The part of an RNA shown here (small-subunit ribosomal RNA, 3' major domain) has 463 nucleotides and comes from an uncultured bacterium. Its mean pLDDT, the model's own confidence on a scale to 100, is 84.
Context: one part of a larger RNA
RNA sequence: UGACGGGGGCCCGCACAAGCAGUGGAGUAUGUGGUUUAAUUCGACGCAACGCGAAGAACCUUACCAGGUCUUGACAUCGAGUGCAUAGCUUGGAGACAAGUGAAGCCCUUCGGGGCACUUAGACAGGUGGUGCAUGGUUGUCGUCAGCUCGUGUCGUGAGAUGUUGGGUUAAGUCCCGCAACGAGCGCAACCCUUAUCGUCAGUUACUACGCAAGAGGACUCUGGCGAGACUGCCGUUGACAAAACGGAGGAAGGUGGGGAUGAGGUCAAAUCAGCAUGCCCUUUAUGACCUGGGCUACACACGUACUACAAUGGCCGUAAACAGAGAGAUGCGAAGCCGCGAGGUGGAGCGAAACUCAGAAAAACGGUCUCAGUUCGGAUUGGAGGCUGCAACCCGCCUCCAUGAAGCCGGAAUUGCUAGUAAUCGCGGAUCAGCAUGCCGCGGUGAAUACGUUCCCGGGCC
Numbered sequence: 001u002g003a004c005g006g007g008g009g010c011c012c013g014c015a016c017a018a019g020c021a022g023u024g025g026a027g028u029a030u031g032u033g034g035u036u037u038a039a040u041u042c043g044a045c046g047c048a049a050c051g052c053g054a055a056g057a058a059c060c061u062u063a064c065c066a067g068g069u070c071u072u073g074a075c076a077u078c079g080a081g082u083g084c085a086u087a088g089c090u091u092g093g094a095g096a097c098a099a100g101u102g103a104a105g106c107c108c109u110u111c112g113g114g115g116c117a118c119u120u121a122g123a124c125a126g127g128u129g130g131u132g133c134a135u136g137g138u139u140g141u142c143g144u145c146a147g148c149u150c151g152u153g154u155c156g157u158g159a160g161a162u163g164u165u166g167g168g169u170u171a172a173g174u175c176c177c178g179c180a181a182c183g184a185g186c187g188c189a190a191c192c193c194u195u196a197u198c199g200u201c202a203g204u205u206a207c208u209a210c211g212c213a214a215g216a217g218g219a220c221u222c223u224g225g226c227g228a229g230a231c232u233g234c235c236g237u238u239g240a241c242a243a244a245a246c247g248g249a250g251g252a253a254g255g256u257g258g259g260g261a262u263g264a265g266g267u268c269a270a271a272u273c274a275g276c277a278u279g280c281c282c283u284u285u286a287u288g289a290c291c292u293g294g295g296c297u298a299c300a301c302a303c304g305u306a307c308u309a310c311a312a313u314g315g316c317c318g319u320a321a322a323c324a325g326a327g328a329g330a331u332g333c334g335a336a337g338c339c340g341c342g343a344g345g346u347g348g349a350g351c352g353a354a355a356c357u358c359a360g361a362a363a364a365a366c367g368g369u370c371u372c373a374g375u376u377c378g379g380a381u382u383g384g385a386g387g388c389u390g391c392a393a394c395c396c397g398c399c400u401c402c403a404u405g406a407a408g409c410c411g412g413a414a415u416u417g418c419u420a421g422u423a424a425u426c427g428c429g430g431a432u433c434a435g436c437a438u439g440c441c442g443c444g445g446u447g448a449a450u451a452c453g454u455u456c457c458c459g460g461g462c463c
Stems, first nucleotide, its partner, number of pairs: 008463006015454002019418005026308008034299002042053002064294007073124001077123002079120005088101005106115003126283002129281003135277002137272003140268001142266001147186006153162003166177003192260004197228007207217002210215001231254001234248005310411001314370006327358003332351002337346003377408001382403007424446007
């Protein structure tokens, strides 16, 4: 000077408290440990690993294992030679590959050459092999916490201190006042995006006062450019005549209006050599490369994260043209019609999309039924029959129909999230993607309860 204290003071935060819904019990999905295995590739491990890298493991991916193969090599540059090649076809083979056959017969050219392919020699290639405790870059975390520093001056032998402490105040080292300090920088805030109000301009594919439509219109909705608006600006009270706090007016919005992007100096030898780059080490007929099949999907068990439930605020059936937002679409989205109980098939209109399609929103409302039961709850599991994608669904995909109907009657100790359009609940879309979400990222619909307070638990800031 820091850090630490079951030392003190002050102050924050869904930290506690007050509430609501959960997790921990069940079934399933998924990740992890462990075990097993020829292999179950590797990494991530308190918070800050465990629906994490992986925005999608049947082959591929793929790094793992078994077997079959290659050795200047699957890939790059350089030398020499050739234009024999390559495509296709036949045979053998699990395939890689090997043997044979082989249409057309290299391409560009400034005629110097260049490109492409093959053969061959060696230099070399290659390595998801090791080391994240050799590194770059990137990231997590404390933490969107309010801090971290510098110049000059002053003080101290010095390390250092002062400034940055103090009195108030703030979400804030925010601002005011004081002060041997005076200034400044990185952070805070603002500038950026979005949302809430209004004005104005422009409008087709949007809209509709006219109209059956065509058309027409420039009001409304909407779209998207510009602008206005919020600044403690105004009034009152308190305060130290300050900063500011509280109340009020006006206002669509009030004291940072809501949300996002934005993460100071540092901490954890934090994470990553498997995104990439890279030092050193190791390997070089193998730790490289190709192929087929298998594995990453195993299963006594343990943990994390989710989904679905245990029901009547519910399940099931029906009615009515109930009512969204945000997206995606050309190897794509695919309408109407027809076939099928259905998944789906057929069909091919329209649309590179404010036009067409995905697309039916669901919860809600109204009517009926069930009457508290392992049930008309719940849907696991299993049998049968099908559909789709794809060379290919045995290991190991998704979906439909019929049948079957398991555990489960609200969950021990413990523990999580959330303060408002939030929690809870309801559906919709997208990325990845041939196919495959209960995951992830978004979108809207319905829409609460509670906060006395800061003694205590946890984390943080200042003295």

Annotation:
RNAcentral holds the full RNA, with entries from ENA.